[in-house]
């Protein structure tokens, strides 16, 4: 780097260094940032994928929270392709949107060679 499975509208931040960009990537909205971005560091939190304990119909559930990860603005910030619903224009398209679905991309996890 790659492949399977699972989640992704809930939740949970201060401080030291630091010095200008950040919100994955393209495109466009639309936010955060000198009242201090990234980034690295402590230290507190959250959540419960590993785990632990227990019950078990062995499918699972309910309790924890020592370790391994992750996480700690805005729905993965929106949106972008498709299929539906809606409305308008019009006769086969074109297009609207606090609207539902689905797919792609990605993030986290835990297995596989």
């Nucleotide at each position: 780097a790659a492949g399977u499975u699972a989640u992704c509208a809930a939740g949970a931040a201060a401080g030291g260094c630091g010095g200008a960009g950040g919100g994955a990537a393209u495109a466009g909205a639309c936010c955060c940032g000198a009242u201090g971005a990234a980034g690295c560091c402590u230290u507190a939190g959250c959540a419960a994928c590993c785990c632990u304990u227990u019950a078990u119909c062995c499918g699972u559930a309910a309790a924890g929270a020592a370790g391994g990860u992750g996480c700690u603005a805005a729905a993965u910030u929106c949106u972008a392709u498709c299929c539906a619903c809606u409305g308008u224009a019009u006769u086969u398209u074109a297009u609207u949107g606090u609207u539902g679905g689905a797919a792609u991309a990605g993030a986290u996890a835990a297995c596989u060679a």

Background
This is a predicted structure of a 113-nucleotide RNA (SAM riboswitch aptamer (S box leader)) from Aquimarina sp. TRL1. Model confidence (mean pLDDT): 82 of 100. The sequence is in RNAcentral, with records from Rfam. The model forms 94% of the base pairs in the Rfam consensus.